[in-house]
RNA sequence: AGCGGAAUAGCUCAGUUGGUUAGAGCACCACACUGAUAAUGUGGAGGUCGUAGGUUCAAACCCUACUUCCGCUA
Numbered sequence: 001a002g003c004g005g006a007a008u009a010g011c012u013c014a015g016u017u018g019g020u021u022a023g024a025g026c027a028c029c030a031c032a033c034u035g036a037u038a039a040u041g042u043g044g045a046g047g048u049c050g051u052a053g054g055u056u057c058a059a060a061c062c063c064u065a066c067u068u069c070c071g072c073u074a
Base pairs, nucleotide, nucleotide: 001073002072003071004070005069006068007067010026011025012024013023019057028044029043030042031041032040050066051065052064053063054062
């Protein structure tokens, strides 16, 4: 330098051909249970879907550029 992959909650990840509330597990908070913890159960909070543009009635999803990380080729 060229090519490919990844970026979504604090962490690990899912998200089907673009459409009807953006989700799961763990962690966190409250309550129940307990003599008290843990475990278990119930509920809750937490997201500019990497950044900036574009297409569309509508974008996490399609297109372009850029950033970071991983890999391959030279």
Molecule: transfer RNA
Organism: Catenibacterium sp.